[in-house]
RNA sequence: ACCAUUCUAAACAUACUCACUCAUAUAAUCGCGGGAAUAUGGCCCGACAGUUUCUACCGGUUCGCCUUAAACGAAUUGACUAUGAGUAGCAAUGGAAGAAGA
Numbered sequence: 001a002c003c004a005u006u007c008u009a010a011a012c013a014u015a016c017u018c019a020c021u022c023a024u025a026u027a028a029u030c031g032c033g034g035g036a037a038u039a040u041g042g043c044c045c046g047a048c049a050g051u052u053u054c055u056a057c058c059g060g061u062u063c064g065c066c067u068u069a070a071a072c073g074a075a076u077u078g079a080c081u082a083u084g085a086g087u088a089g090c091a092a093u094g095g096a097a098g099a100a101g102a
Base pairs, nucleotide, nucleotide: 005100006099007098012094013093014092019087020086021085022084023083024082025081026056029049032046033045034044035043041066042065050057058078059077060076061075062074063073064072
């Protein structure tokens, strides 16, 4: 001098994976229009209100009520969505140059 190989390495940036918990909103709610069913039934469609809020606005169970008519009620249980916070996981590139050296 060359060189197999080895060592150390953060903030930050970009990217990947992307589940769970909590909080807030909303009470999975209110009042309507049109249509439908009828005790083996109690729904369907639409628009509105509600959220510093996009979306959603339903399912199950139990109890009741309606004596066949047009109208459902109560309780209970189960989500999604938006925003914020937290926990956990995956793990690449840049940052990155240096040092040692058979």
Molecule: Purine riboswitch aptamer